Model confidence (mean pLDDT): 89 of 100. The part of an RNA shown here (small-subunit ribosomal RNA, central domain) has 348 nucleotides and comes from an uncultured prokaryote.

Context: one part of a larger RNA
RNA sequence: CUGGGCGUAAAGCGUACGUAGGCGGAUUAGUAAGUUAGGGGUGAAAUCCCGAGGCUCAACCUCGGAACUGCCUCUAAAACUGCUAGUCUUGAGUUCGAGAGAGGUGAGUGGAAUUCCAAGUGUAGAGGUGAAAUUCGUAGAUAUUUGGAGGAACACCAGUGGCGAAGGCGGCUCACUGGCUCGAUACUGACGCUGAGGUACGAAAGUGUGGGGAGCAAACAGGAUUAGAUACCCUGGUAGUCCACACCGUAAACGAUGAAUGCCAGACGUCGGGUAGCAUGCUAUUCGGUGUCGCAGUUAACGCAUUAAGCUCUCCGCCUGGGGAGUACGGUCGCAAGAUUAAAACUC
Numbered sequence: 001c002u003g004g005g006c007g008u009a010a011a012g013c014g015u016a017c018g019u020a021g022g023c024g025g026a027u028u029a030g031u032a033a034g035u036u037a038g039g040g041g042u043g044a045a046a047u048c049c050c051g052a053g054g055c056u057c058a059a060c061c062u063c064g065g066a067a068c069u070g071c072c073u074c075u076a077a078a079a080c081u082g083c084u085a086g087u088c089u090u091g092a093g094u095u096c097g098a099g100a101g102a103g104g105u106g107a108g109u110g111g112a113a114u115u116c117c118a119a120g121u122g123u124a125g126a127g128g129u130g131a132a133a134u135u136c137g138u139a140g141a142u143a144u145u146u147g148g149a150g151g152a153a154c155a156c157c158a159g160u161g162g163c164g165a166a167g168g169c170g171g172c173u174c175a176c177u178g179g180c181u182c183g184a185u186a187c188u189g190a191c192g193c194u195g196a197g198g199u200a201c202g203a204a205a206g207u208g209u210g211g212g213g214a215g216c217a218a219a220c221a222g223g224a225u226u227a228g229a230u231a232c233c234c235u236g237g238u239a240g241u242c243c244a245c246a247c248c249g250u251a252a253a254c255g256a257u258g259a260a261u262g263c264c265a266g267a268c269g270u271c272g273g274g275u276a277g278c279a280u281g282c283u284a285u286u287c288g289g290u291g292u293c294g295c296a297g298u299u300a301a302c303g304c305a306u307u308a309a310g311c312u313c314u315c316c317g318c319c320u321g322g323g324g325a326g327u328a329c330g331g332u333c334g335c336a337a338g339a340u341u342a343a344a345a346c347u348c
Stems, first nucleotide, its partner, number of pairs: 004319003007302002012316001014201004021194003025088007033081002035077008049065006091191001092188003095184005103177007110154001115149007125136002162169002206247006215241002220236004258315002262311002266293013297304002321348003330341004
């Protein structure tokens, strides 16, 4: 390479959009590039293979045949693929009418709580722990009442509930805005799927500049514990956490499960619509999500099972013993931290 694979053994890019490319619904006619059949030309010799022959045999040599699976060309066929010209509506999309939602961005605003400040009451303790101490307090703490400041997060509702491509999104109101679902008839008429490169988004931590800083809290300091204790526990506490702009581009970025299509028993929940029936809040049914169990099937087993890890088909990504190593070198990107691409020697 072929092959075989990718939930857990090595292996699905973090996610989407999309270029090239690959693949692509039903039907009619034409064409003849692919395809199929036949003919012709060529496919040097040697080599390989087969059959003979010559060296005493063999290697070797000679002769003949086949083959050289290819290319070119002519004729014919027209099922399939392609191409050309039409047609269609099931895929895809548009229109109209409803609907649900922590989807996004910006602005405003609310209450509870912590901390701090001021004042009142009040007096000797308070904190903290397994027990203590560091710490705070007669310069009046803790407790309690009133007022004020400031920052951050939004109890209950809350739900294997909802929305989003993923990361993720939760007080309330407004403005702008993306997507989705259902129903209906009408319209376009394959306009589709995937997607190397590419582009965009992408938790937390981290970085730059400027703000902000209540609580929490790496680092750090002290008190304990201990044989020691650079920890676990306690008292403090700075970056950071928050905001704006710009970078970084990684995570057990997980469903450890790429995207899309069709097909293949059911049962019971739940969310959002529709239809029908009547006891008007239930029953039946249907479409779209989200779960639990379970048959066939599948799997090495565990398990998965119409939300497949089942059965088909298309496209992309990735894997090929362990260590060395996701490292070195080189390239690209980055302010840096580093990210990405990615070996070999050697060793078992």